[in-house]
Order: sequence, then C1' cells, then structure tokens
RNA sequence: AUAUCCCGUGCGGGAGAGCGCGGUUCCCUUGCCGACGACAAGGGGGCUGCCGCCGAAGGCGCAACCGGCCCCCGGAAACGCUCAGGCACCCAGGACCGCCCCGGGAGUA
Repeated sequence: AUAUCCCGUGCGGGAGAGCGCGGUUCCCUUGCCGACGACAAGGGGGCUGCCGCCGAAGGCGCAACCGGCCCCCGGAAACGCUCAGGCACCCAGGACCGCCCCGGGAGUA
C1' cells in the first nucleotide's frame, strides 16, 4: 500500500394494525348580528379518557438455539410479552437488507 472483516456516518429499499367512540382546547370556513362578542354547523390540529388492534426502535422473558468448569451457569432470536412505541393518506419512526464515498479499528495474506 492492496485485498478481507467489524463499527460508525451517508444514501436506497423497508411491514403490520380503528378515517373507532367521547371530553377539552386552538385555528379556518359558513350562518346569525349594525358591528364586536356569544352561539350553531362543518373541516383541520394539539392534549386526554375508554374499548379494540399491531409488532420490525428500545425494553422484558425463555421453552427454541449456542457455549461452558454441565442437572448448574452464561449468552440469546425475526419466538413470546406488549411497559414504551404505533394503528386512513402524508410526515416521522422502523428491525433487517443492499451500496459505495468518508472516518475509526482488527488480524490474516
């Protein structure tokens, strides 16, 4: 220095599940009004309660599986639980997979 592997950054792909029922608050539109305000209807957003559901951030569990000094201990899944998170579209998140640029590390040739 090259090749390989690992980690990080970046980029691409990336599923599932109620447009559920209420409360409260904000904004917009319309109506009413001389005007403001209040009120009514509709739409959108935030917070929140209840019921149902999802599972691929994280977390927890272990019987799968692996290892050891082996009837005990350790590790641990895309399995299970749903605490957290999420459930029209969009946005965001997203295990995992891929890509080459960059940064760092490893040991082999």